Overview: Model confidence (mean pLDDT): 85 of 100. Small-subunit ribosomal RNA, 3' major domain from an uncultured prokaryote, 490 nucleotides, folded computationally. The full RNA is in RNAcentral, with records from ENA, Greengenes and SILVA. Its Rfam family is "Bacterial small subunit ribosomal RNA". Its family is annotated with ribosome and structural constituent of ribosome in the Gene Ontology.

[in-house]
Context: one part of a larger RNA
RNA sequence: UGACGGGGGCCCGCACAAGCAGCGGAGCAUGUGGUUUAAUUCGAAGCAACGCGAAGAACCUUACCAGGGCUUGACAUCCCUCUGGAUGGUAUAGAGAUAUGCCAGGCCGGUGUUGUUAAGAUACCGGACAGGGGAGACAGGUGGUGCAUGGUUGUCGUCAGCUCGUGUCGUGAGAUGUUGGGUUAAGUCCCGCAACGAGCGCAACCCCUAUCUCCAGUUGCCAGCACGGAAGGGUGGGGACUCUGGAGAGACUGCCGUGGAGAACACGGAGGAAGGUGGGGACGACGUCAAAUCAUCAUGCCCCUUAUGUCCUGGGCUACACACGUGCUACAAUGGCCAGCACAGAGGGAAGCGAAGCGGCAACGCGGAGCGAAUCCCAAAAACCUGGUCUCAGUUCGGAUUGUGGGCUGCAACCCGCCCACAUGAAGUCGGAGUUGCUAGUAAUCGCGAAUCAGCAUGUCGCGGUGAAUGCGUUCCCGGGCCUUGUACA
Repeated sequence: UGACGGGGGCCCGCACAAGCAGCGGAGCAUGUGGUUUAAUUCGAAGCAACGCGAAGAACCUUACCAGGGCUUGACAUCCCUCUGGAUGGUAUAGAGAUAUGCCAGGCCGGUGUUGUUAAGAUACCGGACAGGGGAGACAGGUGGUGCAUGGUUGUCGUCAGCUCGUGUCGUGAGAUGUUGGGUUAAGUCCCGCAACGAGCGCAACCCCUAUCUCCAGUUGCCAGCACGGAAGGGUGGGGACUCUGGAGAGACUGCCGUGGAGAACACGGAGGAAGGUGGGGACGACGUCAAAUCAUCAUGCCCCUUAUGUCCUGGGCUACACACGUGCUACAAUGGCCAGCACAGAGGGAAGCGAAGCGGCAACGCGGAGCGAAUCCCAAAAACCUGGUCUCAGUUCGGAUUGUGGGCUGCAACCCGCCCACAUGAAGUCGGAGUUGCUAGUAAUCGCGAAUCAGCAUGUCGCGGUGAAUGCGUUCCCGGGCCUUGUACA
């Protein structure tokens, strides 16, 4: 100087407390451990691994296993030689990779011949390109090392800290500044002070959102005027309104009062759509964890080279006595079912979204209007509300499991997809010790969309609808900041 203390002081944070909803029990989904296996590819490991890499494992993916093949190679550059292509179609053998055959197909320039010129045909030479063969330099490796690395990321932590120059003090390590009195979300600001300044952080500048004004007005809107209809901005028209999207205004403790040190600031008030950082996001200091990643990529070294490379078929990553994490659905009456009936936002759409209409109980099929989309489509929002029914029961709760029939995608749904109908109807009556999230448009609850994607979502990322309870307080648990103290630790 740090680090540590079941030392002290001060102060924060859904840290506790106060509340609400969960998890831990059940069934299922998913990840992991373990076990099994020819293989169940690999990585991630307390917080900060475990719906994580994976925003899509039937083949492919795919890195694993078994078997069948190749060896200058699936891919790049260079050399020699042959062919004239390439490529497409088809047949045979084979599980396919592959092998063999047939058909079509045949670049550019120059010269010669033919052709009345031309178009064209043909021969030779050269070039480009492609394919076959050959030799070797080499290719290739998701093989190892994240403890050789770059890059990227997590975490402490959006915590308020981390440093430097000069000066001063100390033999020196170092101290001072950065401590102190107040204050703040903040090393934020004020005051003081052997310090005076400065940098990286904080804040602000950026984006979204809440109010208003101006400009603009189609595909959006419809107040007034007119037309028309069963109805609908449907039509003429209009720019008021909503909205869209561009430019501005607005909030600064600016004003008043009180407290405070005539400070910073705090509390109350006025005005205001908004008040003291208005709400949300992007943004992550010096550093810590030899943290994660050699399997995104790049890369040193090591290793493989008829194989640790590469192609193919099939299998596996989907196994199952178990154990754990994360979720979904429930156990019901604030509910289930039936009927009727409203109101969103944000997105996506051309090898796409696909309307009306028709068939089917349905999944879906037929159909093909319109739309590269403020125009058309996906599209129905759902909870809600109204009426009816069930009457506390393993039930009209719950839907696992299984059977049968069917639909869709795809070369192909046996291993191993999703959906529909009928039948079947399991566990489950609110969950031990323990444990998680959340302070407001939040929790809870309800549906909608998108990426990935042929198909496949209870996951992920977004969107809106309905919309709470509680917060006395900081003694205690956890994490953190500043000062101080002890130390046999560095």